[in-house]
RNA sequence: ACGCGCUGGCGGGACUCGGUGAAACUCCGAACCGGCGGUGACCAGGGGCGCAGAGCGCCGCUGGCGAGCCCGCGACCCGGUCCCAUCCAGAGACCGGUGGACCUGGUGCGAACCCAGGGCCGACGGUCAAAGUCCGGAUGGGAGACAGCGCGG
Numbered sequence: 001a002c003g004c005g006c007u008g009g010c011g012g013g014a015c016u017c018g019g020u021g022a023a024a025c026u027c028c029g030a031a032c033c034g035g036c037g038g039u040g041a042c043c044a045g046g047g048g049c050g051c052a053g054a055g056c057g058c059c060g061c062u063g064g065c066g067a068g069c070c071c072g073c074g075a076c077c078c079g080g081u082c083c084c085a086u087c088c089a090g091a092g093a094c095c096g097g098u099g100g101a102c103c104u105g106g107u108g109c110g111a112a113c114c115c116a117g118g119g120c121c122g123a124c125g126g127u128c129a130a131a132g133u134c135c136g137g138a139u140g141g142g143a144g145a146c147a148g149c150g151c152g153g
Base pairs, nucleotide, nucleotide: 002152003151004150005149006148007147008146010144016030017029018028019027031133032132033122034121035073036072037071038070042064043063044062045061047059048058049057050056051055068120069119077097078096079095080094081093082092084090102118103117104116105115106114124136125135126134
C1' cells in the first nucleotide's frame, strides 16, 4: 500500500413570466433542477520491453476528469427477525421486498458516457385547486468521500 475496527465533522438542487379561475409557485404555455460509487476512445505523470540510434511501436502502473434516463447503491414506502422481564408504543441493529426515465444523427476500429438535435423521468403527507421546484416529517436518515487513532500486515 491493503484489510478490519473505532471516532469525528462533512454529505441534494430547482418556480421566473404569462394564461384561466373565487382560489393555483400544484392546472395550461413557456422556464428551472439533477445525490453517491462504477464504467473512457480524454488529460497529466512515471515505468518496462523491442529495434544500432533519433525516434517509433507495444505493454503495465499511478493520479485526475467524464452519464438524472448503462450497471449498482441511497433517500421514501412495506414486511420479518433480534433487543429492552411482560403488555402497548417506540428507538436501535440486522435481513428481505418495492423502487422513474432515451432515442436519432455525427465522429470513430469501437459510443450506454463525447458532440449535435429531439424526447422522457422524478417518494410520502399537506394545500381554498392536482406539486421534481411550496410547506411538513427533517436540528432526521443517508449511499459515500475524507481525516485521525488502533489492530493485522
Molecule: FMN riboswitch aptamer (RFN element)
Organism: Micromonosporaceae bacterium